[in-house]
Molecule: transfer RNA
Organism: Rhizophagus irregularis DAOM 181602=DAOM 197198
RNA sequence: GGCCGUGUAGAUCAGUGGAUAGAUCGUCUGCCUCCGGAGCAGAAGGUCGUAGGUUCAAACCCUACCACGGUCG
Numbered sequence: 001g002g003c004c005g006u007g008u009a010g011a012u013c014a015g016u017g018g019a020u021a022g023a024u025c026g027u028c029u030g031c032c033u034c035c036g037g038a039g040c041a042g043a044a045g046g047u048c049g050u051a052g053g054u055u056c057a058a059a060c061c062c063u064a065c066c067a068c069g070g071u072c073g
Stems, first nucleotide, its partner, number of pairs: 001072007010025004018056001027043005049065005
């Protein structure tokens, strides 16, 4: 340098065109408890890698770029 894959909440991931972007763990608050843990209830947390394009509508399709991984030379 060519090609392929991945990039979504603090972490691990789901979602492959349409309605408020979700799950689990973690964090915080409350309940419970002698205290803590466990359990129960709730909350916070996301420019969906960046910039454009297509579309009535994009996390999802297209293009370029960036980061990481793989592969070929």